The RNA shown here (TPP riboswitch aptamer (THI element)) has 89 nucleotides and comes from Marinobacterium sp. xm-d-530. Rfam family: TPP riboswitch aptamer (THI element). Rfam 15.1 lists 16,130 matches to the family in 8,693 species. Taxonomically the source falls in Marinobacterium (Bacteria, Gammaproteobacteria, Oceanospirillales, Oceanospirillaceae). The sequence was found by an Rfam model in a public genome assembly.

[in-house]
């Protein structure tokens, strides 16, 4: 002087549906776990939405809509790393 913002702590923010007497079975990271997911954004989730299109035994199940609207952050951290241009050796 450039350019990027890592592991990690700690704080926070989110959703939990469909079938089915049950047992269980379907998607999915995660269907009440001491788990999972995401924390500034084209990627957690929400809204619009009882939406549109296809599929399924049934469903946000698939993909539009969607770079639409909202949406939870400090420390790490003058990171690290480049480049330069001095001093020493």
């Nucleotide at each position: 002087g450039a350019a990027a913002u890592a592991a990690g702590a700690c704080a926070g923010g989110g959703g939990c549906g469909c079938c089915a007497a049950a047992a269980g079975g379907c998607u999915g990271a995660g269907a009440a776990g001491u788990a999972c997911c995401c924390u500034u954004a084209u990627u957690a989730c929400c809204u619009g939405a009882a939406c549109c299109a296809g599929a399924u035994a049934a469903u946000g199940c698939u993909g539009g809509c969607g770079u639409a609207g909202g949406g939870a952050g400090u420390c790490g951290a003058g990171a690290a790393u480049c480049c330069a241009a001095u001093a020493g050796u």